[in-house]
RNA sequence: UACUUAUCCAGAAAGGCAGAGGGUCAUGGCCCGUUGAAGCCUUAGCAACCUUUUUACGAUUCUCUUCGGAGGCCGUAGAAGUUGGUGCUACUUCCAUCCCGCAUCCGUGCGGGGCAGAUGAGUC
Numbered sequence: 001u002a003c004u005u006a007u008c009c010a011g012a013a014a015g016g017c018a019g020a021g022g023g024u025c026a027u028g029g030c031c032c033g034u035u036g037a038a039g040c041c042u043u044a045g046c047a048a049c050c051u052u053u054u055u056a057c058g059a060u061u062c063u064c065u066u067c068g069g070a071g072g073c074c075g076u077a078g079a080a081g082u083u084g085g086u087g088c089u090a091c092u093u094c095c096a097u098c099c100c101g102c103a104u105c106c107g108u109g110c111g112g113g114g115c116a117g118a119u120g121a122g123u124c
Base pairs, nucleotide, nucleotide: 002123003122004121005120006119007118008117013043014042015041016040017039021032022031023030026097027096028095029094044089045088046087047086049085050084052080053079054078055077056076057075058074061072062071063070064069093116098113099112100111101110102109103108
């Protein structure tokens, strides 16, 4: 990079260097930015995706047993925030583009889905 899968209307800051862009593959909007963008560094925080801790249940499960049960592996559903791995800390993934439905003052509006994107985990 590719594939599979879950989530994406919540949450979370300062300082230093730097010096003009950024939020998008593209386009149309809208917003942020010299009251300092991107990027780099330091510290802090948020999340609960994997791990860690813990509770309950389950199973075609394994070991031990004083036959009361105890412990281990696996699975499912919770809780914690404490370990490590990650990611993140403006605006819904900032909104829309494609499809369907409803409404319509025919300008559009609302709802649902899809495509795409981001992040985690797994596989190759």

SAM riboswitch aptamer (S box leader) from a Sphingobacteriales bacterium, 124 nucleotides, folded computationally. Rfam family: SAM riboswitch aptamer (S box leader). Rfam's curators write: The SAM riboswitch is found upstream of a number of genes which code for proteins involved in methionine or cysteine biosynthesis in Gram-positive bacteria. It was read from a public genome assembly, where an Rfam model found it.